Predicted 3D model of a 72-nucleotide RNA (transfer RNA) from Thermodesulfobium narugense DSM 14796. RNAcentral holds the sequence, with entries from Rfam. Its Rfam family is "tRNA". Rfam's curators write: Transfer RNA (tRNA) molecules are approximately 80 nucleotides in length. By type it is a transfer RNA.
[in-house]
RNA sequence: GGGCGGAUAGCUCAGAGGUAGAGCACUUGCUUCACACGCAAGGGGUCGUAGGUUCGAUUCCUACUUCGCCCA
Numbered sequence: 001g002g003g004c005g006g007a008u009a010g011c012u013c014a015g016a017g018g019u020a021g022a023g024c025a026c027u028u029g030c031u032u033c034a035c036a037c038g039c040a041a042g043g044g045g046u047c048g049u050a051g052g053u054u055c056g057a058u059u060c061c062u063a064c065u066u067c068g069c070c071c072a
Stems, first nucleotide, its partner, number of pairs: 001071007010024004018055001026042005048064005
């Protein structure tokens, strides 16, 4: 220098045009002498950044940032 993949909740990841979810973690309540387990409810997101397309973008296009892999 060229090519490919990843970036979404505290962590690990889904979601592939219609306004974002799961598991674990966290908070509260029930249960217990108490803790753990279990059960119920709840909080938490500028979807890496900036543009573009669209009525509408996490999703499609472009550039950039960053991490990883391959080629030279």